A computed fold for a 405-nucleotide RNA from Qipengyuania psychrotolerans, annotated as Bacterial RNase P class A. Model confidence (mean pLDDT): 78 of 100. It matches the Rfam family "Bacterial RNase P class A". From the family's description: Ribonuclease P (RNase P) is a ubiquitous endoribonuclease, found in archaea, bacteria and eukarya as well as chloroplasts and mitochondria. The gene name in the source record is rnpB.
This record gives sequence, structure tokens and C1' cells, in this order.
RNA sequence: CCAGGGGGCCGGGCAGCCGCGUGACUUCGGUCGCGAGGAAAGUCCGGGCUCCACGAAACAAGGGUGGCGGGUAACGCCCGCCGUGGGCAACCAUAGGGAAAGUGCCGCAGAGAGCAGACCGCCGAUGGCCUCCUCGGAGGAUCAGGUAAGGGUGAAAGGGUGCGGUAAGAGCGCACCGGGGCGCUGGUAACAGGGCUCGCACGGUAAACCCCACCCGGAGCAAGGCCGAAUAGGGGCGGCGCGUCUUCGCAAGAAGGCAGAUGUGUUUUGCAUCGACCGCCCGGGUUGGCUGCUUGAGCCGCGGAGCGAUCCGCGGCCCAGACGAAUGGCUGCCACUGCGGAUACGGUCCGGUUAUCGGAUACCGUCUGCAGAGACAGAACCCGGCUUACAGGCCCCCUGGCGCU
Repeated sequence: CCAGGGGGCCGGGCAGCCGCGUGACUUCGGUCGCGAGGAAAGUCCGGGCUCCACGAAACAAGGGUGGCGGGUAACGCCCGCCGUGGGCAACCAUAGGGAAAGUGCCGCAGAGAGCAGACCGCCGAUGGCCUCCUCGGAGGAUCAGGUAAGGGUGAAAGGGUGCGGUAAGAGCGCACCGGGGCGCUGGUAACAGGGCUCGCACGGUAAACCCCACCCGGAGCAAGGCCGAAUAGGGGCGGCGCGUCUUCGCAAGAAGGCAGAUGUGUUUUGCAUCGACCGCCCGGGUUGGCUGCUUGAGCCGCGGAGCGAUCCGCGGCCCAGACGAAUGGCUGCCACUGCGGAUACGGUCCGGUUAUCGGAUACCGUCUGCAGAGACAGAACCCGGCUUACAGGCCCCCUGGCGCU
């Protein structure tokens, strides 16, 4: 320098003016403090908190997780390691328990897809056929038959490669690799290494049913708690007894009769008052207010333990709490990008001298003018994760190759 792998971070800064939300103070004029994100997003996992249900645990049903060890409040997250696959490598991917508990499935193609299969091919030793013949055999064709080496089909064809062997073949025999079984060694373990032994002993599929181990009660801040006016309903108590008819009136209502209640007088008929609502209490609903609400598995710095996730100690800090839902706008300077101009001051190049000098050049720096860009997105009870989106930019580590020293 080229190509590549992994990780982390920023995602504008400062100032002035105007404004918004909130808290404190206030002399009521204001002043001061704080005010979005790495994802606030998707709402996919795990928790805190709250209410409901149950009332030890366990079981059933349903759901989830699944190599091993660790971290954590917990997790399906994270770290480290192992196995398998990919890459020359850095490194990446991995839903990675069980297929000799049982059931199911294996489309198309293909002869055959599960205790398999002769389509092509090979052979035809053996039996039969044909020819020759020195009568013992030789040759030919391939009818029976043998054969799982080769071809072909397929995701997959009953271990792989090689040598021997054979008529041709075949774990038929042997070597190595793979595999099963039993010890040994190392490791906490997953597992790894090596030894002996067995010619190999029913393929694949469990994000098919299933089996095994472990985990899980439900709903969610619109949870939940408190307060509560006006108005219109409901219920109860009390005053208390409240209806009917006629006439007038548009209606509201008014007058009268009868019945009623209460009081009073009385032997009885009577007389007076009342007539429609009012008061108190309880409870629910609508709209609303307060609370929950932001100090928390918190943030920053230093030190320590650990490979790491993470944990421990000390010190410091308070960092949004809105609900018609604040967190913004303008200007200036800086920073970024592009184009242009100026400059020989620095870098760069050339020559000679060697504490330096002379020259060239606008490529870089420097100064300056104009223009431009700024993504994804936006709290809503709070945390830990995962996933997804993201203009542009910065940093660190590692691998392979080439060149120079």
C1' cells in the first nucleotide's frame, strides 16, 4: 500500500435574544435550577411494583427452554469453553437432549426408500445349448443363474480409500480412516487423547407426534388508592296524609266539589289547617382533581478481584415528569463538505554548500470569498435484554498478500 476480519464511540460545539414544561424562591415585577434517545421504536423475552384468584409443597392441563460451566433480581440475555460446518487465516454460523421406548413420514424421479433393490453394465466358475477335437478338454453364445465393483435416479441407495482375492464381485481377507463396546489418562463438566476388542451390529426426519430434564397463576399505571361540586336519576328515614272530578285558561296555573291526613270540639252532623314538595342519610355513574410519579438492580470517578460477563470497596452527584401531552425558533462564531481566489511563510522537488543558501512548484498546510449538508427518530410507571431503523464521521485490535529498510 492492497484485500479482509472483529470491537468500541460520536452522531454537532459555544454565545446572545425570544419562547415552552416543571421545581424552588419571590419585594408578584421576576430570579435561579433542570428539561429526550442510542435506539425514547417494535412491544418480542425477563423482572420490580399494583390488584385479583389460590392458600405449603406436589400433581393435571397448556406454554416455553434444551451442549457444558459461569454471570445476573431474572431471562429465551451475556461471558468463557466444547462439538459440528465454512474460510489459507483473522474469524464466522450453529433450535446443539433423546432415532437399539413407541408411532408416523420419506413427494418427484428411480428397478429398488427400509429388516431394500438386478434397469444398464460385469461375469457366466456351476448346470444346460452350439462348434471343434488328440476324448481329456478348448472355444462361442448367454437360457438358467451369479454379482451391489461401475453407470443411472435421488436430499438420502445398507461405512470410505487402497491392496489382495474372485468367473465377476463382495469386510470375503488385510492396512489406514470412520463406527460400536469395555477399561485408562486429562478436564468441575461438555469433551479430548490413547489402549484393547468387535468386520460393522435396523438410514434420515423430533422448528412430526412423542419421551426425558428444568421453568412458568392471571391481568396490567386505562394497575391501584384518595377526594369530589353543580345537575339529573336510585334507595332509606322523617315532616306525611297527597288522589280524583268539574269549570276557566294557549300554557303555567287558579277556583270549587268529593275522598284523605292531622288538630280541636262533640253523642253525631261539624270547624280549622294541609296539599307539594322539603330536610337528612346512603350508594353508584359522567366530567374532573390529587396520588401512584420518579432516588433507581441509578450515574460518574478512583482502586481492587476475575481471561471475561460481572462483582466488591471508597468518594462524589441528583440527571424530564408532561396529560389539547413541554423539550423549540432566530442570529453570530467555530467545526464538516464542495467550488474559487491569495500567498513561496511551512511541507514538497532541484542544485550547490553543510548550524546554511539559491531556485522551482499552488499538490498539501496557511489565509480568505461563496454555496451546501446534517440521518433514524422522539419519553408517557420504572428497570435488564433482544430485534429493527440510522446521513455522515472517528478510534482501537487482528489476518493474508506485495514492496522497501